[in-house]
RNA sequence: AUGGAGAGUUUGAUCCUGGCUCAGGAUGAACGCUGGCGGCAUGCUUAACACAUGCAAGUCGUACGGAUGUGGUAACACAUCUAGUGGCGGACGGGUGCGUAACACGUAAGAACCUACCUUUUGGAGGGGGAUAACAUUGGGAAACUGAUGCUAAUACCCCAUAAUAGCUGAGGAGUGAAAAGCGGGCUUUGCUACGCGCCAGAAGAGGGGCUUGCGGCUGAUUAGCUAGUUGGUGGGGGUAACGGCCUCCCAAGGCCACGAUCAGUAGCUGGUCUGAGAGGAUGAUCAGCCACACUGGGACUGAGACACGGCCCAGACUCCUACGGGAGGCAGCAGUGAGGAAUUUUCCACAAUGGGCGAAAGCCUGAUGGAGCAAUGCCGCGUGGAGGAAGAAGGCCCGCGGGUCGUAAACUCCUUUUCUCAGAGAAGAAUAAUUGACGGUAUCUGAGGAAUAAGCUCCGGCUAACUCUGUGCCAGCAGCCGCGGUAAUACAGAGGGUGCGAGCGUUAAUCGGAAUUACUGGGCGUAAAGCGGGUGCAGGUGGUGCACUAAGUCAUAUGUGAAAGCCCUGGGCUUAACCUAGGAACAGCAUAUGAUACUGGUGAACUAGAGUAUAUGAGAGGAAAGUAGAAUUCCAGGUGUAGCGGUGAAAUGCGUAGAGAUCUGGAGGAAUACCGAUGGCGAAGGCAGCUUUCUGGCACAAUACUGACACUCAGACCCGAAAGCGUGGGUAGCAAACAGGAUUAGAUACCCUGGUAGUCCACGCCGUAAACGAUGUCUACUAGCCGUUGGAGCUCAUGAAGCUUUAGUGGCGCAGCUAACGCGAUAAGUAGACCGCCUGGGGAGUACGGCCGCAAGGCUAAAACUCAAAGGAAUUGACGGGGCCCCGCACAAGCGGCGGAGCAUGCGGAUUAAUUCGAUGCAACGCGAAGAACCUUACCUGGUCUUGACAUAGUGAGGAUCCCACAGAGAUGUGGGAGUGCCCUUGGGAACUCACAUACAGGUGCUGCAUGGCUGUCGUCAGCUCGUGUCGUGAGAUGUUGGGUUAAGUCCCGCAACGAGCGCAACCCUUAUCCUUACUUGCUAGCAGGUGAAGCUGAGAACUGUAAGGAGACUGCCAGUGACAAACUGGAGGAAGGCGGGGACGACGUCAAGUCAUCAUGGCCCUUACGACCAGGGCUACACACGUGCUACAAUGGUAGGUACAGAGGGCAGCUACACAGCGAUGUGAUGCGAAUCUCAAAAAGCCUAUCGUAGUCCGGAUUGGAGUCUGCAACUCGACUCCAUGAAGUCGGAAUCGCUAGUAAUCGCAGAUCAGAAUGCUGCGGUGAAUACGUUCCCGGGCCUUGUACACACCGCCCGUCACACCAUGGGAGUCUAUUGCACCAGAAGUAGGUAGCCUAACGAAAGGGGGCGCUUACCACGGUGUGGUCGAUGACUGGGGUGAAGUCGUAACAAGGUAGCCGUAUCGGAAGGUGCGGCUGGAUCACCU
Repeated sequence: AUGGAGAGUUUGAUCCUGGCUCAGGAUGAACGCUGGCGGCAUGCUUAACACAUGCAAGUCGUACGGAUGUGGUAACACAUCUAGUGGCGGACGGGUGCGUAACACGUAAGAACCUACCUUUUGGAGGGGGAUAACAUUGGGAAACUGAUGCUAAUACCCCAUAAUAGCUGAGGAGUGAAAAGCGGGCUUUGCUACGCGCCAGAAGAGGGGCUUGCGGCUGAUUAGCUAGUUGGUGGGGGUAACGGCCUCCCAAGGCCACGAUCAGUAGCUGGUCUGAGAGGAUGAUCAGCCACACUGGGACUGAGACACGGCCCAGACUCCUACGGGAGGCAGCAGUGAGGAAUUUUCCACAAUGGGCGAAAGCCUGAUGGAGCAAUGCCGCGUGGAGGAAGAAGGCCCGCGGGUCGUAAACUCCUUUUCUCAGAGAAGAAUAAUUGACGGUAUCUGAGGAAUAAGCUCCGGCUAACUCUGUGCCAGCAGCCGCGGUAAUACAGAGGGUGCGAGCGUUAAUCGGAAUUACUGGGCGUAAAGCGGGUGCAGGUGGUGCACUAAGUCAUAUGUGAAAGCCCUGGGCUUAACCUAGGAACAGCAUAUGAUACUGGUGAACUAGAGUAUAUGAGAGGAAAGUAGAAUUCCAGGUGUAGCGGUGAAAUGCGUAGAGAUCUGGAGGAAUACCGAUGGCGAAGGCAGCUUUCUGGCACAAUACUGACACUCAGACCCGAAAGCGUGGGUAGCAAACAGGAUUAGAUACCCUGGUAGUCCACGCCGUAAACGAUGUCUACUAGCCGUUGGAGCUCAUGAAGCUUUAGUGGCGCAGCUAACGCGAUAAGUAGACCGCCUGGGGAGUACGGCCGCAAGGCUAAAACUCAAAGGAAUUGACGGGGCCCCGCACAAGCGGCGGAGCAUGCGGAUUAAUUCGAUGCAACGCGAAGAACCUUACCUGGUCUUGACAUAGUGAGGAUCCCACAGAGAUGUGGGAGUGCCCUUGGGAACUCACAUACAGGUGCUGCAUGGCUGUCGUCAGCUCGUGUCGUGAGAUGUUGGGUUAAGUCCCGCAACGAGCGCAACCCUUAUCCUUACUUGCUAGCAGGUGAAGCUGAGAACUGUAAGGAGACUGCCAGUGACAAACUGGAGGAAGGCGGGGACGACGUCAAGUCAUCAUGGCCCUUACGACCAGGGCUACACACGUGCUACAAUGGUAGGUACAGAGGGCAGCUACACAGCGAUGUGAUGCGAAUCUCAAAAAGCCUAUCGUAGUCCGGAUUGGAGUCUGCAACUCGACUCCAUGAAGUCGGAAUCGCUAGUAAUCGCAGAUCAGAAUGCUGCGGUGAAUACGUUCCCGGGCCUUGUACACACCGCCCGUCACACCAUGGGAGUCUAUUGCACCAGAAGUAGGUAGCCUAACGAAAGGGGGCGCUUACCACGGUGUGGUCGAUGACUGGGGUGAAGUCGUAACAAGGUAGCCGUAUCGGAAGGUGCGGCUGGAUCACCU
């Protein structure tokens, strides 16, 4: 020498700025829970509030008289006592911090002083005197106390003498001022002796005190002027120990202050203490030094010392005593009491030690001090046991049920005894020759006993070490910050477990740190808070080059000081430590002395590079004044001329047949100056524009000359300062706040339109603000380049144009560097220097109050309470935009057909009901779950029943299982009767089944889809979504994926700090369209043969069709053109098919807490003689109404009747059914084939050919209703389908609006299937007939890529502003009211001191005069008090103003996107409100265009 850590919190994420919060230390602390011992410290921080009681300052008989006792006849001696006189001490010690911002304190100096006791020293101590307390006598008074008379002493008092010396001086001297033989001792004792203690006068010292000065240390300027004894006067006088306006008289008019006077607020100061790396910050308990105070205020006396804590006088408040007349008191001494307060101890012991007072001493006194007591208040130390001990006990908790953990922990075994209890011994502290210890029988030592007497508190979401269960359910609660809690809470409460500290642990309060968050060390100001709107300039700060002197700053050395204690180092003493102690170091300061002279300063004399002056030249919207010009608008007059003009998104108000508008001519008047014109010029900024003249400021450049640092910056000050606004007087063409009207609108105090006044203009005077912006203060120097442009100069070439160099401006890029980034980049935001201004979280608020300015509007200066944990900057990714570019989609357009109107079907809402079960709700719910509710289904309702249960597993017992019948009942069910003895078998039994009993449990379509799995919808079959490595960026991120083309496509190509890859696209799969090969029945039939009424019917065939297996084929492969020699596109050939051939399956990362707990599964919760289960009946089918989806129609492209043709794909045994018969028919009866390429459903229908109807509510349409039937089914009433007869509603093509579709599609026609006993207009499939249109992408909707803005990120269904209403909170104003404090003026005047003095009294000394003293009166000063009038702080106040915060209130929608009228700033005006409008300004405005 030794010394520096960070974290949480703004965001979707990031970096920065910035506040808030935490971790550390520390306390005279307090509170909560807990508490074994010892040592050392500490202990009313609040009411300087009030105090009962006791004690805290006495002592001396060797100063004096006195009293008592003993002895003595007495004188007297001895002993004891001390009320009084006298001396010394009560000015120390002890307490407190009210006051005080001051020479009070600290530090360093100084001169004009005093000093008892103490030390040293010189000299002296002679002679006299009169009193007085005590005491006695006698009075007054309740008391406190006190009067009178008389006696008496002194180290009390007085006088005289003496005077070395002191003081004074005219330097000769004159005058002044002392004393105590008191005590003791000694001796040679009528006494002597200064020997000791005392005494007096000096001279020194030490210590103590008084005074003066420099410097240092709080806040406020919303306190800027203060001061009359104030400042000075070798002045006069007084006073003091002493200087001095300290006091007084006179004279002069000074003194202090921006380096902060005065005033206000707060405060004892210091050594130190706490913290901090330090610098600093905070603090001033205990200990030590100084100061101040002693109930409040004033005053003096005594004394060496006081204006005196336990003294005096007076005034005041309070308390006490009282006989009411009068008195007494002062704990901020030690204990103690009350009160206050969150809070702070015993009415203890002792003078043994240390110290103090008195005394010659013994000694006495000492609540100083030494000790003990109380308090975990703090620091330090010790202990509550140690070793072993696994059956890992019991028990608790958790659990995946296996186990884990508390845990070697306990029990148990062995050991130890600090502490504890008991017994014994027992100090040092004591200085001495000896005596003497409060603490104290204490510390300590020895022995005995026995693990015995001894552990808690906080925390466990992150920060921050430590995790689970239960309860609770935005409740109760927690919280230092962020934040937890709305049914799975590691955050609340409890428990188990764990972490930390430990006789403590937490909390609260205040303080330093972290905080570089006031930045000296060590910050900033373009956009985050922050550059004054601009200039001139005094003070101040800073300042060029050489020299000389000086030595103030600076540096060096030395001396003095910097008290002790404390901190630090090294030792020592208590067993250790805390603690105590010795030495050292340190205390960075101040003063003095001596040196040094580089730098700064000062002085002197120089210089010319800074600055300035003169001369030549130049550019310019620089300023002021006067004059003047043309174009245009408006108005007036006249001509021509006729019906509109004007205005808008569209209109209207307005103007016009009384002649507008248009056009021509003439005139009036005001304001502004097109083109040139330009990131051009000038000016300090604001700002400046036709032209001419006059006056005038600045700038640039070139060359010389001159001055010689004259410079830079600048608080205060002064000047200028857009627009709006104000005052007075003019002027007024156009424009235009306010205002009026018309529109728009839900409204429209707006945007739009028609008018229109202040104003805009001029002169003079105010105002003094703007986004007064480059959001960038001024000055100086330095630091790569490139390209423009304006002014000047030089050189080259010169006809011109030009080139090069330089300088002063003004722009665009850009290196280094800087920056949080954006960006800046010689015009710096780079590197440095000088000076000024400003900032310190958001809001409250640029507000209130106060002050200054202003005519006013208002401006400048400028807070606090309260409230929030953020507010903010830049950039990133998204999302969004009534932003932009490009592209796509039946998105629009072009078409075709519908829906919306009618009737019916079906679903939903609503309302209804005992129930109308539940779910689905924009697209993406609503012919959806449901591919089919008469019972069942069924979950709902009513009624009747069951309780281990309708269903599963397990135990015990009994039984064959099973089937049938009768009765009661609506049935479930109950009762009774009957039939029947089964299957396997290793012969033990087993597998099913039924009944009974008991318990675990079953059961739930109960809740939560916002606890979940799975499945599904949607964006969307949209072309996207990502990753690795690399690179860029502080980072979030970017790049790749963007760009140029192209595609249906992130499809492909090219380019490129990217290179690759994955999920998606495409392809692979199925089907369809063509062909080939193989196969040949139930399918097919060309050829051959047979055969029928007809017929692949038969033999046969394998050609064709078809069936079903495998292949082929299509790839931009070929050609031409375009394109970049690409990808690709366009056209063509060939081909069944052509550019993805058609269709299907297939759905990236993700979004919507999308849907589903009622398909299923499942966590949690809930029900358990019911929310479970069974049965009958009812309901889900109801009906004023509203909506969705369909069917049938409204008819002639049709209806009806007759005839006739052609499919595909499917189904079929509890089935499809040929055929025949019956019935008008649904259907019935009989019967046949077929488990199906064979039989059957099965008739396809539109179509085609005829006939009829003739535009009508019809021969359209078929609802509804009546009657009669068929079928299914246990059963068609609620509530089935079908058939026949009869009936014959509405409806004549559908408002606003809206849906589908781009080719075998739409439209239209029928057929089949699933479900199903029966019950489709729905659904899923199948084929038949078979169109129209697409110019195109402006618009609507949706989507994709890129880009831009953003205050959004729950992402525009976003965010967010203001009034109003309600509640609460703090605050301003306010007629006033009250408290406190203070200024001024006046009144008043106690005690006291000083002065004066008519009156009165008075021992010494003196013959006297006198001298000395006192009383009384009076004057001055003055405390308390009083009156009046001001200032300031605070409290309160009817009413009132704005502000803040609140739950989901009301009205609008101002801002954020071009926020739908771009926004904002200043100003004026208007309006419920946000706000609107005018004027000027800014970009911190999007988009488009142009220029560079």
About this RNA:
Small-subunit ribosomal RNA from uncultured Chlamydomonas, 1492 nucleotides, folded computationally. RNAcentral holds the sequence, with entries from ENA.